The part of an RNA shown here (small-subunit ribosomal RNA, central domain) has 348 nucleotides and comes from Anaerofilum agile. RNAcentral holds the full RNA, with entries from ENA and SILVA. Its mean pLDDT, the model's own confidence on a scale to 100, is 87.
Context: one part of a larger RNA
RNA sequence: CUGGGUGUAAAGGGAGCGCAGGCGGAACUGCAAGUUGGGUGUUUAAUCUACGGGCUCAACCCGUAUCAGCAUUCAAAACUGUGGUUCUUGAGUAAUGCAGAGGUAGGCGGAAUUCCCGGUGUAGCGGUGGAAUGCGUAGAUAUCGGGAGGAACACCAGUGGCGAAGGCGGCCUACUGGGCAUCAACUGACGCUGAGGCUCGAAAGCAUGGGUAGCAAACAGGAUUAGAUACCCUGGUAGUCCAUGCUGUAAACGAUGAUUACUAGGUGUGGGGAGAUUGACCCUCUCCGUGCCGCAGUUAACACAAUAAGUAAUCCACCUGGGGAGUACGACCGCAAGGUUGAAACUC
Repeated sequence: CUGGGUGUAAAGGGAGCGCAGGCGGAACUGCAAGUUGGGUGUUUAAUCUACGGGCUCAACCCGUAUCAGCAUUCAAAACUGUGGUUCUUGAGUAAUGCAGAGGUAGGCGGAAUUCCCGGUGUAGCGGUGGAAUGCGUAGAUAUCGGGAGGAACACCAGUGGCGAAGGCGGCCUACUGGGCAUCAACUGACGCUGAGGCUCGAAAGCAUGGGUAGCAAACAGGAUUAGAUACCCUGGUAGUCCAUGCUGUAAACGAUGAUUACUAGGUGUGGGGAGAUUGACCCUCUCCGUGCCGCAGUUAACACAAUAAGUAAUCCACCUGGGGAGUACGACCGCAAGGUUGAAACUC
């Protein structure tokens, strides 16, 4: 390289948009680049292959024939391509409805913790397996009233919903993205995928300026212990929060790339539509999502099973024994931390 693979054995890029590229619906028609068939020319010899012949056979030697390639020419038009005309089922638009923690900004609310002020009140409180450190007669804990401030939104809440992923949950307002159903008016293949590229991307971390109630790396003290740089306890700073910028990684997981088509059923649940009905219910059918069970089939097994890991097609990414190693070196990115790309010697 080929082949074979990628849920768990090595292997799906964290996710999207998208240039190039690859692939691409139906009908008619032209061309003939690919394609198919024929002719001609061209191959240094030897070699190889087939056939024939010569050394008694064979090795060996001789002869003939090519194939394939390239050029040129004639022809065919099914398929691919390309030009034209047309179509509507793929895709999109319009219309009518619908659901939603989708996003951004602003405002508002109540419960709770902590702190401050005042009242009542007196000797303990707190904490643990048991204690101690700690707090408290300068009046704590408890309880009542008032105030300040920050962060998070109990119940509703649901293998419920929305989002490409990361993720999103009190209430209201404004702006705004996407989806689904119905209809069939419009466009007429406008599609799928997507190396590079661009954008988004939890937590932690970084920069500058704010903020800081609770929690809490580091740190301090008390315990435990042979020791205890821990687990437990009392404190406590970064951080957690906000604004702007950076970082670009996660068991970024369904450990399962995207799109399309097809392939028994059963049963929940969320959002629509149609039928039937006196009827919002129930029932039947249907589209989109989200779960469970299960046949065929697949699988090493576990399991998957219309939300496929089944049957096929297109495009991308990735794998090729373990360690060394996601390391070294180089390059690019970053303020740094570090990230991306990514070996070899050696060894089993």